Context: one part of a larger RNA
This record gives sequence, structure tokens and C1' cells, in this order.
RNA sequence: UUGAACGCUGGCGGUAUGCUUAACACAUGCAAGUCGAACGGCAGCAUAAGAGAGCUUGCCUUCCAGGCGUCGAGUGGCGGACGGGUGAGUAACGCGUAGGAAUCUGCCUAGUAGUGGGGGACAACUCGGAGAAAUCCGAGCUAAUACCGCAUACGCCCUACGGGGGAAAGCAGGGGAUCUUCGGACCUUGCGCUAUUAGAUGAGCCUGCGUUGGAUUAGCUAGUUGGUAAGGUAAUGGCUUACCAAGGCGACGAUCCAUAGCUGGUCUGAGAGGACGAUCAGCCACACUGGGACUGAGACACGGCCCAGACUCCUACGGGAGGCAGCAGUGGGGAAUAUUGGACAAUGGGCGCAACCCUGAUCCAGCAAUACCGCGUGUGUGAAGAAGGCCUUAGGGUUGUAAAGCACUUUCAGCAGUGAAGAAAAGCUCAAGGUUAAUACCCUUGAGUGUUGACGUUAACUGCACAAGAAGCACCGGCUAACUCCGUGCCAGCAGCCGCGGUAAUACGGGGGGUGCAAGCGUUAAUC
Repeated sequence: UUGAACGCUGGCGGUAUGCUUAACACAUGCAAGUCGAACGGCAGCAUAAGAGAGCUUGCCUUCCAGGCGUCGAGUGGCGGACGGGUGAGUAACGCGUAGGAAUCUGCCUAGUAGUGGGGGACAACUCGGAGAAAUCCGAGCUAAUACCGCAUACGCCCUACGGGGGAAAGCAGGGGAUCUUCGGACCUUGCGCUAUUAGAUGAGCCUGCGUUGGAUUAGCUAGUUGGUAAGGUAAUGGCUUACCAAGGCGACGAUCCAUAGCUGGUCUGAGAGGACGAUCAGCCACACUGGGACUGAGACACGGCCCAGACUCCUACGGGAGGCAGCAGUGGGGAAUAUUGGACAAUGGGCGCAACCCUGAUCCAGCAAUACCGCGUGUGUGAAGAAGGCCUUAGGGUUGUAAAGCACUUUCAGCAGUGAAGAAAAGCUCAAGGUUAAUACCCUUGAGUGUUGACGUUAACUGCACAAGAAGCACCGGCUAACUCCGUGCCAGCAGCCGCGGUAAUACGGGGGGUGCAAGCGUUAAUC
């Protein structure tokens, strides 16, 4: 000094920390959704209109109906590659540091040019069928920002420099003329969409140097080392293949074996060093074990898919379902490590125009003296040096101003009251500016107004009452601060080392006294 544990003891608060062992197995709940301003729709809820019945005459019930608010399931978009966990593997360009060139990059920012005109499907749904279930099959209908051609191409891609190739999607708000099949067209604003340039961010790749122990591991290597050509990739490259050459690494430790995530840092130390890598931050790897790809800007994907394996569960025996090293929690292992809590109020993330929704990230609360820090357990006075205890040379000494008594105070805990900050936004009203045909809409800025707090019985402050509720642990032979009596008699026992104990033990056990630390004190383990 510690992520500690054990023993005895234990008043309060603040701030941190909390499976170091079985990357053992997991019951249950939650942890990734969102968008109706992309779409067809209406299962449910609510609501207006309509129809009928009942009557208590304005509500009850039934039916109908996407008209409106919404919205289960479905198509479609974005996000599930972030955030969270763990350290098994890895001695490696994995990490650290310093460089490099042959690359990609959704959302975001800035610029340029566009956003024309068509088509055919598939879910949902309906009907039928198979199955215990999971689920699946067939027929029919339908929409789109889903899918596919055509047109166009500033820039873009390919090129033998002649030429060739390739895009797109709409939705919502508002509106004066004009047209209208009364749906809208049209104009405009916002959000999108397509192509491309640059930036930013993120990622992939290459290289120098550094990065544990063993020689009782001395030789290792066949895509191996290099070249040519091709393939492959976003991209370089034996990355892959064919052919050619025979190289490449190694005592400056290759190969093999063992151990290990790496770093910023942490602990210690005057430093040099040594040890470690919990929490926090960066990078890497993994997600029951092994393998594989799909989708996508990004994965070879923790809560996606497929195959194989082990294990668990369901089964009508034909076949299916699952993966807590997310947050809680359970069993097990262990000396040992917490609640099946609250809230999205704040910060941040996803989706959305927004309102909102989701968020076991996060913020809080609970448990634990696990650690650090702070406070308290009273203060002053008080000699008859009380009683009692212990010792005694029997006079006394000591416990000891300690107690009692007297006089005060009330921190903390208790009870009652007052009461910040964490909250800024969004919304609404008005004004100015921008945009525009427009004094609509929308955006920006300013002024006013106004709501939102899990924590929370918050922090803090005030009042009330009472010394009232709050001290232990280890040690006292030397090292090492602190001594006597009794018991025991090499016994019982102590012990970190030296060593104590065999009848006067300051070393064992107890009493009194003392010393040290103190809500802790000792012991054990580990490290400097």
C1' cells in the first nucleotide's frame, strides 16, 4: 500500500468501490426500437354522422361506416456494426510510439447539375389445404419513397481516343390569378430523392523502433522466399492460381514450450528502479463450442441467419425451441463480493417535421466500516484525595479530578417547520429580418408568458427537549512505547526472530495498573 478476507467491536455523514474463483449452468422479468408527413388498410380503443330497437327523452345497447384521432398485424425506410459486458484466445503490426500510400466512408457541412415519362409484381387481405406445435403450401385481388425498363447526362465511369456506359421518388404546409373531370393541375416553402466534387468524421492497409520467461527447446520453412502473368479486393500484397528461379529465417536466439489482453496509468521508492494493469479513459479480441456466408456505408454481426457438436426444454415421436462474458436475480465453485428497486427530471443515443415514443446507457436510491475523509460519544468546576478494587515495608500508595456533587452547552442522532440549486428548452402571443407572387406557411433573432424533478420526508436554515442515544481492540522479556500480584509447575500453554515454562514466570492463564491506535483494532495473504 490493497477491488482484500477472518476474529472481536461498532454512533453519524460525505465521496468512492464491490465475483480477483467456474469464458460454470441458468428459472423469471426487463435491456432496440421508431416513423401514419413513404404505403395499402382497420384487428383493437376513442369519436362524429346515419339506421333500428328499448324506453327512464337523453343515455344504454345493437348494426353500419376509414369521415376524424389513432393504430394491432403487414409492405417500405432508418436504426438493431452505437451504447452495455467479459478477458477465454493472442508474444502478434495485437498494443505503444513515429511515419507512409495503393483505399472506402451512411448520417453531417459546402458546391455544381438534375428530379421527365412508363411498366409489371409481391405481402397484408379473401378462399382452400397440411401440421400436435413451430410453421408451411396453393389459388385470387391490391398500394407505395418496394421493384424494373425508357428518356436525358454539366460533372462521372470505361476507352484501342473512333467511341461507348450509366440516375432519380415522392410527401407535407400555404396560396393570388388561370385551367379543372372539382380529385387537382399550377406557384411557392420545408423535408426528401439522383449524379458528382470537396471537407469533416469513422474505418481498412503498410513500415521503423519498443513490448515476459525457458537453450534441460538449435536448427526452422514448400505458397515456403522472390519474379512474370492472371484472378480477387474498397485498396497494396503469395491474398489466391499457373509457370520460372532456389530462395527466406536463425546464437543480435529462429523454431518449439510455458505464461500473458496492451496502454494512459496505479502502488512503492530520495531517485534509479521494482511490482501491478480493479474502478476511469484509449485500442484489441470474444459472445454456448467450431465453421460459414447473407444483408448493409459499415458485421462475417452478444439479445440476426445457415450447418455441425455438446447441453437444456416441448412433443401427438413425425418434428420443433433455446443461448445472461447486458441489468437485476438463482444454483454451483469459493476465504470472499450487493436490489428480481425508481425515473427518463438531467446528460447522451435511436427513430420522427414535430409532439412524442424507446433507452437496466445514464442519473438516482437500496445493501456492505470495503476504502479514504470529516464529526461525535460532552464542557467547566469539583479533595472529604469518598466508597469499592489492586498493591503494601500495614505507615500508606494507586485507580484519581477520575466519580459523585455544582454550573453550563446541544454538534450528530430524534421530533416539528421553512426551503434552494440541479430547468434549459419545447409550447403560446407579439415584433424585426430572411424566403416568396404573397401581409400564407416555414426559418432565424429578440421580448413577454408559461409548464415539466426520479432523487425527495433533498441540501441548507430555524425551533423544541434532554448529558440525554453513542468505545472498543491489540499489546506491556528484548527488538518495541508500556509492571506488579495471584494461579500453574518443561504441565497447561506462548511464539514474527531470539526464545519463555522443571515452585518466588514483568514471556503461560486471570486480576489491578499501564502503553499504542481508535469507530475501529488486531491477524492472515500479497507487493514495494